[in-house]
Context: one part of a larger RNA
RNA sequence: ACCUCGUUAAGGAACUCUGCAAUCUAGUCCCGUAACUUUGGAAGAAGGGAUGCCCAAGCUUGCUUGGGUCGCAGUGAAAGGGGACAACCGACUGUUUAUCAAAAACACAGCAUUGUGCCAAGACGAAAGUCCAAGUAUACGAUGUGACACGUGACCAAUGCGGAAAGAUUAAGGCAAGGGGUUAGCCGCAAGGCGAAGCUCUGAACCCAAGUCCCCGUGAAUGUCGGCCGUAACAAUAACGGUCCUAAGGUAGCGAAAUUCCUUGUCGGGUAAGUUCCGACCUGCACGAAUCGUGUAACGAGUUGUCCGCUGUCUCAACGAGGGGCUCA
Numbered sequence: 001a002c003c004u005c006g007u008u009a010a011g012g013a014a015c016u017c018u019g020c021a022a023u024c025u026a027g028u029c030c031c032g033u034a035a036c037u038u039u040g041g042a043a044g045a046a047g048g049g050a051u052g053c054c055c056a057a058g059c060u061u062g063c064u065u066g067g068g069u070c071g072c073a074g075u076g077a078a079a080g081g082g083g084a085c086a087a088c089c090g091a092c093u094g095u096u097u098a099u100c101a102a103a104a105a106c107a108c109a110g111c112a113u114u115g116u117g118c119c120a121a122g123a124c125g126a127a128a129g130u131c132c133a134a135g136u137a138u139a140c141g142a143u144g145u146g147a148c149a150c151g152u153g154a155c156c157a158a159u160g161c162g163g164a165a166a167g168a169u170u171a172a173g174g175c176a177a178g179g180g181g182u183u184a185g186c187c188g189c190a191a192g193g194c195g196a197a198g199c200u201c202u203g204a205a206c207c208c209a210a211g212u213c214c215c216c217g218u219g220a221a222u223g224u225c226g227g228c229c230g231u232a233a234c235a236a237u238a239a240c241g242g243u244c245c246u247a248a249g250g251u252a253g254c255g256a257a258a259u260u261c262c263u264u265g266u267c268g269g270g271u272a273a274g275u276u277c278c279g280a281c282c283u284g285c286a287c288g289a290a291u292c293g294u295g296u297a298a299c300g301a302g303u304u305g306u307c308c309g310c311u312g313u314c315u316c317a318a319c320g321a322g323g324g325g326c327u328c329a
Stems, first nucleotide, its partner, number of pairs: 002323007010315002014313001019310001027051005036041001038147001052069008070074001082308007089300002094106002110145007122131003148295004153225003158222002160218004167213003173207002178202005185194003226244005253287001254284001265281005
């Protein structure tokens, strides 16, 4: 020097990515307890006081009251909450990467859509059969969202899905006109020509399904939700007007946000000093409404900022104990 502990003057987070780690707090009884709230909570909020032993009395028999007494210290050891204020995310209890991630991820109750009438849909299986289910639409399957409150806008042009059957297109197949090959035979002096039946190669028109085209519907289906120019009696801005394009041009709400590049935006708060934080503004590079929007009590080994208390985290280190190590046997 290392590991595990213990104590520490003065200061008290100056440490550091971060109070990481370690202190502080702690049991029981009494008093007392805010905002907010879904009226249940928040809450052990916070913050105070008491606590041993002896005697007496009382009663509800382990408490109360009164008196006394010892110590630095009475839950005398062990065990055993630090607290407060804000913001974000997720409602909550739960689940998860056995062995680097416990979370804001998954699940969840609730909500919505969709399929399924029972030999159900869906799933496994060449099949038999089985699950669903010894269930029956208040059921079961699938998908999305994710308590609750308030809401959930526009677009059906594209893609998907559903419907309808008029038309167009459309396969195999059916029917089969026609054409080719072959040759018994006939003609011819010959070369050759014609050529039935059969076999065979091919084959137009016509008949004909779903699908596709066409038409209609559908967004809590996949998705999408503009540009330019001008205008008000200072300036600035533009309620207003014009124009182009589109299926329609982002509504409510929120907004430098877990989303903002420029950016440490600007203003305010907090600090002596604040790239973080909180409140606003809106110029949203590139929020936005069940890939939900905005709020939200309670909850969280979640993330962020601040404060009180507390401390060897630090200023700045010191001492002690044990272990390991080292030496000898």
Model confidence (mean pLDDT): 88 of 100. Large-subunit ribosomal RNA, domain IV from a metagenome, 329 nucleotides, folded computationally.